[in-house]
Molecule: transfer RNA
Organism: Candidatus Lloydbacteria bacterium CG22_combo_CG10-13_8_21_14_all_47_15
RNA sequence: GCGCGUGUAGCUCAGAUGGUUAGAGUACUUGCAUGACACGCAAGGGGUCCCAGGUUCAAAUCCUGGCACGCGCA
Numbered sequence: 001g002c003g004c005g006u007g008u009a010g011c012u013c014a015g016a017u018g019g020u021u022a023g024a025g026u027a028c029u030u031g032c033a034u035g036a037c038a039c040g041c042a043a044g045g046g047g048u049c050c051c052a053g054g055u056u057c058a059a060a061u062c063c064u065g066g067c068a069c070g071c072g073c074a
Stems, first nucleotide, its partner, number of pairs: 001073007010026004019057001028044005050066005
């Protein structure tokens, strides 16, 4: 340099064929429980869906360019 893949909550990830409110586990906070801690139970907070532009009535999802990381080729 070229090709492919990945980028969504603090972390690991899901999200069919664009459309209801963007979700799960774990972590975190509060409460219950305990002498106390852990486990458990209940509730809660937390997101520019990597960035910019385009298509569309509507984009995490489709298109283009860029960035970061990984793999392969040279």